[in-house]
RNA sequence: UCGGGGGUAGUUCAAUCGGCAGAACAGCGGCCUUUGGAGCCGAAAGUUGCAGGUUCGAGUCCUGCCCCCCGAG
Numbered sequence: 001u002c003g004g005g006g007g008u009a010g011u012u013c014a015a016u017c018g019g020c021a022g023a024a025c026a027g028c029g030g031c032c033u034u035u036g037g038a039g040c041c042g043a044a045a046g047u048u049g050c051a052g053g054u055u056c057g058a059g060u061c062c063u064g065c066c067c068c069c070c071g072a073g
Base pairs, nucleotide, nucleotide: 001072002071003070004069005068006067007066010025011024012023013022019056028042029041030040031039049065050064051063052062053061
């Protein structure tokens, strides 16, 4: 430099054909327990890497850039 894959909650990942942004774990609160853990319940947590474009509507499509992984030279 070129090609491919990826970037979404603190972490690991979903999100169908463009139509309400979700789960698990962690953390927090409660119940239970002599205490802790386990178990059960609840609430919270998002600039979907950044900037634009298309569209009534973008995590998803298009363009440029940044970062990570793999491959080629």
Molecule: transfer RNA
Organism: Acidimicrobiales bacterium